[in-house]
RNA sequence: AUUCCGGUUGAUCCCGCCGGAGGCCACUGCUAUUGGGGUCCGACUAAGCCAUGCAAGUCAUGGGGCCUGCACCCUCUGGGUGCAGGCACCGGCGGACGGCUCAGUAACACGUGGUCAACCUACCCUCAGGUGGGGGAUAACCUCGGGAAACUGAGGCUAAUACCCCAUAGGGGAAGAGGUCUGGAAGGAUCCUUCCCCGAAAGGGUGUUUCAAACACCCGCCUGAGGAUGGGACUGCGGCCGAUUAGGUAGUUGGUGGGGUAACGGCCCACCAAGCCUACGAUCGGUACGGGCCUUGAGAGAGGGAGCCCGGAGAUGGGGACUGAGACAAGGCCCCAGGCCCUACGGGGCGCAGCAGGCGCGAAACCUCCACAAUGCACGAAAGUGCGAUGGGGGGACCCCAAGUGCCGUGGCAAAGCCACGGCUUUUCCGGAGUGUAAAAAGCUCCGGGUAAUAAGGGCUGGGCAAGUCCGGUGCCAGCAGCCGCGGUAAUACCGGCGGCCCGAGUGGUGGCCACUAUUAUUGGGCCUAAAGCGUCCGUAGCCGGUCCAGUAAGUCCCUGCUUAAAUCCUACGGCUUAACCGUAGGACUGGCAGGGAUACUGCUGGACUUGGGACCGGGAGAGGGCGGGGGUACUCCAGGGGUAGCGGUGAAAUGCGUUGAUCCCUGGAGGACCACCUAUGGCGAAGGCACCCGCCUGGAACGGGUCCGACGGUGAGGGACGAAAGCCGGGGGCGCAAACCGGAUUAGAUACCCGGGUAGUCCCGGCCGUAAACUCUGCGGACUAGGUGUCGCCUGGGCUUCGGGCCCAGGCGGUGCCGAAGGGAAGCCGUUAAGUCCGCCGCCUGGGGAGUACGGUCGCAAGGCUGAAACUUAAAGGAAUUGGCGGGGGAGCACUACAACGGGUGGAGCCUGCGGUUUAAUUGGAUUCAACGCCGGACAUCUCACCAGGGGCGACAGCAUGAUGAAGGUCAGGUUGACGACCUUACCUGAAGCGCUGAGAGGUGGUGCAUGGCCAUCGUCAGCUCGUACCGUGAGGCGUCCUGUUAAGUCAGGUAACGAGCGAGACCCGCGCCCUAUGUUGCCAUCUCCCCCUCCGGGGGGAGGGCACUCAUAGGGGACCGCUGGUGCUAAACCAGAGGAAGGUGCGGGCAACGAUAGGUCCGUAUGCCCCGAAUCCCCUGGGCUACACGCGGGCUACAAUGGUUGGGACAAUGGGAUGCGACCCCGAAAGGGGUAGCUAAUCCCCUAAACCCAACCCCAGUUCGGAUCGUGGGCUGCAACUCGCCCACGUGAAGGCGGAAUCCGUAGUAAUCGCAGCUCACUAUGCUGCGGUGAAUGUGUCCCUGCUCCUUGCACACACCGCCCGUCACACCACCCGAGUUGGGUCCAGGUGAGGCCCUGGCCGCUGGCCAGGGUCGAACCUGGGCCCAGCGAGGGGGGUGAAGUCGUAACAAGGUAGCCGUAGGGGAACCUGCGGCUGGAUCACCUCCU
Repeated sequence: AUUCCGGUUGAUCCCGCCGGAGGCCACUGCUAUUGGGGUCCGACUAAGCCAUGCAAGUCAUGGGGCCUGCACCCUCUGGGUGCAGGCACCGGCGGACGGCUCAGUAACACGUGGUCAACCUACCCUCAGGUGGGGGAUAACCUCGGGAAACUGAGGCUAAUACCCCAUAGGGGAAGAGGUCUGGAAGGAUCCUUCCCCGAAAGGGUGUUUCAAACACCCGCCUGAGGAUGGGACUGCGGCCGAUUAGGUAGUUGGUGGGGUAACGGCCCACCAAGCCUACGAUCGGUACGGGCCUUGAGAGAGGGAGCCCGGAGAUGGGGACUGAGACAAGGCCCCAGGCCCUACGGGGCGCAGCAGGCGCGAAACCUCCACAAUGCACGAAAGUGCGAUGGGGGGACCCCAAGUGCCGUGGCAAAGCCACGGCUUUUCCGGAGUGUAAAAAGCUCCGGGUAAUAAGGGCUGGGCAAGUCCGGUGCCAGCAGCCGCGGUAAUACCGGCGGCCCGAGUGGUGGCCACUAUUAUUGGGCCUAAAGCGUCCGUAGCCGGUCCAGUAAGUCCCUGCUUAAAUCCUACGGCUUAACCGUAGGACUGGCAGGGAUACUGCUGGACUUGGGACCGGGAGAGGGCGGGGGUACUCCAGGGGUAGCGGUGAAAUGCGUUGAUCCCUGGAGGACCACCUAUGGCGAAGGCACCCGCCUGGAACGGGUCCGACGGUGAGGGACGAAAGCCGGGGGCGCAAACCGGAUUAGAUACCCGGGUAGUCCCGGCCGUAAACUCUGCGGACUAGGUGUCGCCUGGGCUUCGGGCCCAGGCGGUGCCGAAGGGAAGCCGUUAAGUCCGCCGCCUGGGGAGUACGGUCGCAAGGCUGAAACUUAAAGGAAUUGGCGGGGGAGCACUACAACGGGUGGAGCCUGCGGUUUAAUUGGAUUCAACGCCGGACAUCUCACCAGGGGCGACAGCAUGAUGAAGGUCAGGUUGACGACCUUACCUGAAGCGCUGAGAGGUGGUGCAUGGCCAUCGUCAGCUCGUACCGUGAGGCGUCCUGUUAAGUCAGGUAACGAGCGAGACCCGCGCCCUAUGUUGCCAUCUCCCCCUCCGGGGGGAGGGCACUCAUAGGGGACCGCUGGUGCUAAACCAGAGGAAGGUGCGGGCAACGAUAGGUCCGUAUGCCCCGAAUCCCCUGGGCUACACGCGGGCUACAAUGGUUGGGACAAUGGGAUGCGACCCCGAAAGGGGUAGCUAAUCCCCUAAACCCAACCCCAGUUCGGAUCGUGGGCUGCAACUCGCCCACGUGAAGGCGGAAUCCGUAGUAAUCGCAGCUCACUAUGCUGCGGUGAAUGUGUCCCUGCUCCUUGCACACACCGCCCGUCACACCACCCGAGUUGGGUCCAGGUGAGGCCCUGGCCGCUGGCCAGGGUCGAACCUGGGCCCAGCGAGGGGGGUGAAGUCGUAACAAGGUAGCCGUAGGGGAACCUGCGGCUGGAUCACCUCCU
């Protein structure tokens, strides 16, 4: 800047609203130096009430009088005259302006343009003429009264520019004859004649003059005509909301006649007629003074209209007239009402919405100032007087404009900044003089002065949005926050500090308005799914309307004139020092009126046309509608016959039916409902909807013809008609089905789903209802814009023909589907049947909830329908699509932490061990589904150790107290203690520092694994996870990574908008299995030589030489690749079988092992941020505890025995380990073990006997010769020390246990099972763990059922992701609302009554220009009564609604949400809901059919 930005999501696009940024107005917080200007300042609420003062007077040249002063005169307590001044009165003019306010008013009130042929206008101007005669009063004053007062009565005198009469001029009316003038038009004006009526005037001043007269001049007065000014009246057009206000109207509409007015008029009255207004919104209700203008906006517009100007209205509420040129007058009068004041209680008075000022109200608004000097108004001849109009001053952060709060240098500090020092300036400030002003002040000019002297704040600092991830505090607290959101111990978001950012004499907040907002869309939006198409059709008004010609000129366009007040706005110039402000000129004021012109388009008038539309004719299609008739199967019931023990029903059952004979079969009958197949994606209808057959009546459409009409058309507010199911009323009918209801099941419950019954209803006739997901969620009509392919009807042409209402093909028209170009769309999708491009008309939408609720109206018998809000609440609610995750969705594949098959266990017992729990001074802590629990390598006697009881010790460094009058330290002895120069006593040694205090450290297995690194576990024995480029999509994202086949595998192959690549898989590395080669010591010994020993003479054993063939060891190579054959498959990848081979299809076992996720585990291995302890949470010591034991759980060991046990004899390993170690061998001991000692730093020596197994013997099914727990006695070993609490040996003791419920674990081969061995830990201690070898099976070779995993697909309201989300009742609290017997108050209207007072008429009386009384008529405030309507307050109680961290009951919805959901309706139920009937797909899944590509 014609503008965006934040907020719905895991992410995306869209719809949509909320919020932010701008300007303006009012109030307000904090802060504040000065000047100028301005149309600012009790408008918003109380048009509420007001003390006090002031705000409208003036004229003495209209008049009489009174008072005072001066002068003169006189008859001198006084009087007269003149002059000057003053006062009230009579009189004139003005108090109808000015000033204030905005209550009322929706109206000719205002604006704008006209009209008066229907009018008035004082003062002013012009012209013409005139101003003659006469009369009677009255105030002041005087006298006397009444009254508290206000005021008032009587008598008497007097004047006038006061009042009256006469005259003339003149005016008015009527009639007549015409002429003239104005005009669009005479009813107007004017002139003449006649008659009738009315009927003017006022004086004063000055001069001249002695005075008067007279004259002149001035000011007046009267008449007529005209003007000017100001008003009155009428009228076209324009400008608020509500239809939950649809009908209003009785002087109402018009006429005739009259009254009234300045004047028209129903303004008023009498009579007559029955009109008048209204959907273009009458009437009613609400709101509101209108305009110029003001705010905002690019504009269109929206909002405002207090202040200045114009108009209107009002003056406490209401009414009324008088006077007057003008008023219905409030700083005049009368009356009523309410309020206030005075009172002598008789009676009076008042009206700030003038200026000040007060009270009240409130968020909200000044001095009881000065002056008439200026401007202006009134009066006056004038001088002048008056003016709270006005001009000035004061107060106010009201608005606008302008200025300042300093500048320079040096030095310090890191610094734009601060501090110090030095210098400069003086606007402003202070003082003085002049000028200025009505008086002041400001300002201006001049002079003087002072250490920059006197002058800066507010808000913000997480994003939006400019400026901190700085410090301290706080710890979902306190608080912040427009919106999103911050705060639960590292807060850039709270509070404070420091820094920073923005603006600056201001800066923030609250409320309102405009803009932002194309979120009201005329400019300029939408309605399939986001809010939004009426259920459908007919049709009234309205709006829109085919082709040609002519006319007209209303719309439209152009020109001209007038108008559009001033101010405001724009431009230029000018005046204040500039500016604001002001002046002058021009423009503009998008409008209105009038005149002239144009005629394409629209309108209007006339004429013509046929293509829109309609009519007509023809042969066909169709579940179109109404009525009548006929038929069919099934079902139920009844009867008869046959027949026998069950039937029925379900997941399984039961209720139910059946021996009084069911079910079942046959025959016959009755009844009501329905109409299979054909049937379709088909047809018809406006929609709802329509299906056996036939007949009658009847509507519509298509095709073909082109005979007639000639625009007759489209849409359609109101209106009308039709309108599924359910429901209602009356009457019928009732087989089956079936809300409600009754049973049976299911279940925690089951008011349901399932089952057995069953009533309304479903059916028919008549009448209501009027709603549905009444849906294509897509209004109707017309035109235009590629195609392809089905299907239905008609027509045309062609081919075939069994000739039949036959079959096929092509084309045309009309209907109905699918796919698709362009284009559109947020996308899904739509796409000649538009959601494309245009036109016409209607309906509807404007965030979500409250709510289709309340109230009102209307319709209905009712149920209820139609119309249809608000308070309050909320930051979203939504649409489409994307990626995940999930599903009691689907498909494919896979796995012994899946199943199946098989083998062996666990779960029962005793013991070991870990965990929970409990206990305890302590039983330290962690780990808790898989993925905690023989786990933390965690086998703890002390140690470990983190726990408990008790005791003791420790502060680098800095500052202070203290210290050569000896700090801290060390020590003999004694005391204390469990023990200790730790401490105490006493003493000694040593010699400079110094824990007594404050800070700060060391240390911490103290906290936080939700601050972290590292490491580990699990998903995962998985096969996935990504990238580059290209392509697709607005985008998230997709594609690649999909499909088919295949694989252990995203393994490979083929297809393919993809082509490649990376991390994973594989390859690779290690071990084992076969072969070869090389090397042989500490390994080996087949052959050869020698020696020794034994011998049953067969031979066996040992040693040395020698050798390295074998075993073995070491380390290098070969070997296996679906390579070969056959088959399957696509000729592929690959799979199956076979051959060969030591080994096959990854040979077997292991290592390694992706992107990530689980806030998984570990701060107690170590590391580490922050927090904490710091003389104790640090360090040391003694003892205890981690070993407790009524219990529960996990893992294991040993068993329950005979495939065994016991005893004796006999055989065969591998891995490992060994220096204060392994220990041969010898001796002692029954054994554990003990005493000696060789060898071995180890392919050399040692641990080292393996055990199961084999042989033999016994045991004989027993709680045993099974089993070994428990306990006793004795002994041994380690260790400072085996009591709590070690291991071993021997003897004795001999417990439970007889194979283990529900459930659950492991295993597919050298595996399970079983057997022992070694190592780790370790002073000692193994049923643990990690390895090693021995013996050595059974059963799958399959599947996806359970548990899970991967991929594809589908649905989703999930995304902290199904341990998700979420609904309703109930309970509690708060809030606003609705109903409500009533009650209180107000407004308005109607009727009746009372009725102040006014006006008119008549009559009477009197002190008779007038007053009084009476009567009649009329208007009529106020009050009373009754009623209608409306509004507001309160209201027992009732009702739903909204909101509110952790309440109750269930689980309704979202995945097929576990009974698909939803709509309408009806019934039922604690609740969500359930069920019936009809409808919809906005339903998943599988199968079939059809159509399309």
Molecule: small-subunit ribosomal RNA
Organism: Methanothermococcus sp. SCGC AD-155-E23